Predicted 3D model of a 74-nucleotide RNA (transfer RNA) from uncultured Oribacterium sp.
[in-house]
């Protein structure tokens, strides 16, 4: 320098196929349960999807640019 993949709550990921209300598990908080802890049960908070621009009535999803990480090639 070129190519490919990945980037979504604190963590690990789904959702992209076919554009239409952003989700799951774990973690966290409160309550219940317990002598207490753990476990279990109920409820709750937290991200608008790496960033910018565009297309569209509507974008995590489509297009362009850009940043970071990984791999391959030179």
């Nucleotide at each position: 320098c070129g190519a490919a993949g990945c980037g979504u709550g604190g963590c690990u990921c789904a959702g992209u196929u076919u554009g239409g209300u952003a989700g799951a598990g774990c973690a966290c908080c409160a309550c219940g349960u317990u002598a207490g802890g753990g476990a279990c049960g109920u409820g709750g908070g937290g991200g608008u999807c790496g960033c910018c621009c565009g297309u569209u009535c509507g974008a995590a999803u489509c297009g362009g640019g850009u940043c970071g990480c990984u791999u391959c090639g030179a």

Lineage of the source: Bacteria > Bacillati > Bacillota > Lachnospirales > Oribacterium. Rfam family: tRNA. Rfam describes the family as follows. Transfer RNA (tRNA) molecules are approximately 80 nucleotides in length. The sequence was found in a public genome assembly.